[in-house]
Context: one part of a larger RNA
Parts: sequence; C1' cells; structure tokens
RNA sequence: CUUGGGUGAAGGAACUAGGCAAAAUGACACCGUAACUUCGGGAGAAGGUGUGCCAAUAUAAUGUGAAGGGUUUUACAUCUGGAGCAUAAAUUGGUUGCAAAUACCAGGUAGCUGCGACUGUUUACUAAAAACACAGCACUCUGCUAACUUGAAAGAGGAUGUAUAGGGUGUGACGCCUGCCCGGUGCCGGAAGGUUAAUUGAAGGGGUUAGCUUAAUAAGCGAAGCUCUGGAUCGAAGCCCCGGUAAACGGCGGCCGUAACUAUAACGGUCCUAAGGUAGCGAAAUUCCUUGUCGGGUAAGUUCCGACCUGCACGAAUGGCGUAACGAUGGCUACACUGUCUCCACCCAAGACUCA
Repeated sequence: CUUGGGUGAAGGAACUAGGCAAAAUGACACCGUAACUUCGGGAGAAGGUGUGCCAAUAUAAUGUGAAGGGUUUUACAUCUGGAGCAUAAAUUGGUUGCAAAUACCAGGUAGCUGCGACUGUUUACUAAAAACACAGCACUCUGCUAACUUGAAAGAGGAUGUAUAGGGUGUGACGCCUGCCCGGUGCCGGAAGGUUAAUUGAAGGGGUUAGCUUAAUAAGCGAAGCUCUGGAUCGAAGCCCCGGUAAACGGCGGCCGUAACUAUAACGGUCCUAAGGUAGCGAAAUUCCUUGUCGGGUAAGUUCCGACCUGCACGAAUGGCGUAACGAUGGCUACACUGUCUCCACCCAAGACUCA
C1' cells in the first nucleotide's frame, strides 16, 4: 500500500453525477396517529411511554380438578368436595448497574412531483423499466362441415365449444370524457352505364385447283375440300362509377384590417381546404431560441414545485385530462444519522513486500 473488520475530537453531506457506501431505525405491550381516499385504506403513519430482579396486595384471580363424602334407576351415572399442579397481567414499595427489548436476531421517517392503476412478466451471461402482460372498454369477422391456424392431402386444433361462444385488431383499473373531416388509401354495400379474360370464331382476304373461257402448252375466272389469316359476336368478377364507414390507415390552414392613451382584438375582409385542433392540458419523458418570465424553496438553485402561454413541433382508445392504493421506478426537499467529506489517525486480521 491492498482487502475484510473496529473506534474516533469538533463539524455533520461541506463528499459526490447521485447520501454511493456506512451509520442510524429495529422486538413486544400500551397510548396516540394528518392530508387525501375508490371509505377498503393511508397506518407499524407520525410521535410517545413501559420492559431486569426482590417483596407485598395475595390463602387474590383464572385454568385444571385428586382423595374423600352424599344419592339412587348400581352407571363410562349424578351431586358435592377442594388437595395438588399450572398461568397471563395489574398496583404499591424496594433494589443493582453507565446501560434491564442489556448479546445474537429484528422498519430509518416525512413532504412535493413525473410515469405506469394494481399482483405479475422480460433482454439465461452489461438494460427489471416508463417496456410486455393485465382485468375493463371498443371495433371487426364467424350460424357450425363456423371463422381462423396447421398440413400438397387425409386429418388435427378451434371444441367433444355454438354468438353471454370462438378468432383477429386496437386501447389498457377507476372517474370525467372521447370534438370536426369520407377528398386520398382501405373496408362494406350497390348494380344502370363504360372497360374487360378464357371461350365462341362472323364478314372479308391469301394459297391450292375439278371446271369454265380461248386459236393457244400464254393470260384470266374459279365451286367444293384442305389450308394460311382475320377477329365481328358471346362473355363474370374486378376497375371506372354511385353511396356508406375514422375506438379503419390517416388529416385537423394562411394573409390583412379594426375599440376614445397605448397595447390587444370580441368584430370584419380575403385566399385556400375533405375539414381547418373542440374539451382538457401546456417551456411538458414533448419548448429549438432557453438557465423563457414571474412566484416558492437556498446566503447562493441550468435541477425541483406552482403559475403564465409566444404549443420551433400537445391533444382526445396511435386515447386526452385527473386519480386513492401500489413500485428493488425517475426528479427534488427536510428531519434523524453518520469517516461520504473538512482530514485523516489508530487498532484487529489476511495479503503484497523484505530477510531467514
């Protein structure tokens, strides 16, 4: 010096990213216990008092209930009896020590606030959380050979269930609520018109040539058949089209002017849009400028709490705002406590190191 322990004057978080670590609290009984609250809680809230031993009250009280005795319906009966044993606590007085829950073991507490309702689950081996789940809520699909999943299929699961059931999606207890937009995309419904596949294969055209024509082996015409084409006609869903639907995916404006100080603009004008953000909240887990401004707390506060609203870029089940209880959860504060620190010292062990 390192590691594991112990003690410490005065101060008491000045340490530090942060009270990390340590200290402190701690048992039982009694007294007492706030805001808030979903009336269950909060709560062991907080905060106090007592605790050893001896004696007396006390032949106390309580529990158990032996021997003995009485009765008769003679029984595992019944009435009595009170020995012995056991025990919680109380009151009063005394007594010992620095100290009586004497060691070990055994909550620190309180206040404000964010997030998530809660118990639960998770990155086996750097993340336990505000992430996941959750009960509850909503939408949607499914009539049973169900939808859906799995499997080339048979089949199996769903389910030996049957819409108070099952599948999918979103939200996430509870309370108060959940505004406007269907233009785009999706989904549902509609079927008049337009477009449209396989299919069908019309007219027309080309090739070939029995035959016809001719003075002619030239040229021309040319049926049927075969063949190469051509693509009229028939033709569903879908798409176009017409409606609906946002707890479907999603979206929810700009400029200018105006009131008898100034400022501001209830009001007006104008452009655009499918519609222009309602309630509530707001420098927020969201605020760039920003340590915004004001108030509180401190001698001093980029954090914290309460407001303001100029919301760069909150906002309503991609849920909004509250909320008792809960949390090895994030931020801030106070009391208690301390070697975290001012500032280190010593002690007990084990190492390292030196010598043998």
Molecule: large-subunit ribosomal RNA, domain IV
Organism: Gammaproteobacteria bacterium